[in-house]
Glycine riboswitch aptamer from uncultured Ruminococcus sp., 100 nucleotides, folded computationally. The sequence is in RNAcentral, with records from MGnify.
RNA sequence: ACUCCGGAGAAUCCCGGCGGGAAGAUAACCGCUCGGGUGCCGAAGGUGCAAGCGUGCCGGUUUUUAUGGCGCGUAAAUCUCUCAGGCAAAAGGACGGAGU
Repeated sequence: ACUCCGGAGAAUCCCGGCGGGAAGAUAACCGCUCGGGUGCCGAAGGUGCAAGCGUGCCGGUUUUUAUGGCGCGUAAAUCUCUCAGGCAAAAGGACGGAGU
């Protein structure tokens, strides 16, 4: 990397539009990778950060230094933000198991 298996959370929300229902009309109902609104989730991806490490300055001292402080760089996640994504099923899915 590939294949198979397992794999959580959160509105089958509201309004409108289009189509079906339907031989004609209204309603219920169903569908939509259509538009708008509010609420929510975190485990595709992405954002941010600690100790430590490096470095500059300060400070200390008879001299050299230590402990320490500040700035910059680097630095993880299942933490964090919720950009993206998601909120019935399906799909996806961090991560785990088995095999090649």